[in-house]
RNA sequence: GGGCGCGUAGCUCAACGGCAGAGCAUCCGUCUUAUACACGGCAGGUUGGAGGUUCGAAUCCUCCCGCGCCCA
Numbered sequence: 001g002g003g004c005g006c007g008u009a010g011c012u013c014a015a016c017g018g019c020a021g022a023g024c025a026u027c028c029g030u031c032u033u034a035u036a037c038a039c040g041g042c043a044g045g046u047u048g049g050a051g052g053u054u055c056g057a058a059u060c061c062u063c064c065c066g067c068g069c070c071c072a
Base pairs, nucleotide, nucleotide: 001071002070003069004068005067006066007065010024011023012022013021018055027041028040029039030038048064049063050062051061052060
């Protein structure tokens, strides 16, 4: 330098173009003499950035940034 893939909650990951979710973690509650386990609940998101297409974009298109793999 060229090609391909990935980027979503603190972590691991979902999500036919139509309300952004789960598990774990944190916090609160129940339980316990207390802690842990278990069970229940709350909170947590500019979906890497900027444009474009569309009635509507995490999803499609372009550019940029970061990471990984392959080729040179």
A computed fold for a 72-nucleotide RNA from a Patescibacteria group bacterium, annotated as transfer RNA. Its Rfam family is "tRNA". The family's RNA type in Rfam is transfer RNA.